[in-house]
RNA sequence: GGCGACGUAGCCAAGUGGCAAGGCAACUGUCUGCAAAACAGUUAUUCAGCGGUUCGAAUCCGCUCGUCGCCU
Numbered sequence: 001g002g003c004g005a006c007g008u009a010g011c012c013a014a015g016u017g018g019c020a021a022g023g024c025a026a027c028u029g030u031c032u033g034c035a036a037a038a039c040a041g042u043u044a045u046u047c048a049g050c051g052g053u054u055c056g057a058a059u060c061c062g063c064u065c066g067u068c069g070c071c072u
Base pairs, nucleotide, nucleotide: 001071002070003069004068005067006066007065010024011023012022018055026042027041028040029039030038048064049063050062051061052060
């Protein structure tokens, strides 16, 4: 330098055009003599960024950035 894949919460991760699931962690509450466990609740107004398509974009298209792989 060329090609490809990926980028979603503190971490993992679903979602493939119609207001972003779930798990772990954290915090709050219930319970308890105190804890643990259990149960309930809270947490994404920049889905890497910008632009485009569309009535509508995390999702489709282009460019940029980052990570990984292959080729040279």
Molecule: transfer RNA
Organism: Candidatus Omnitrophota bacterium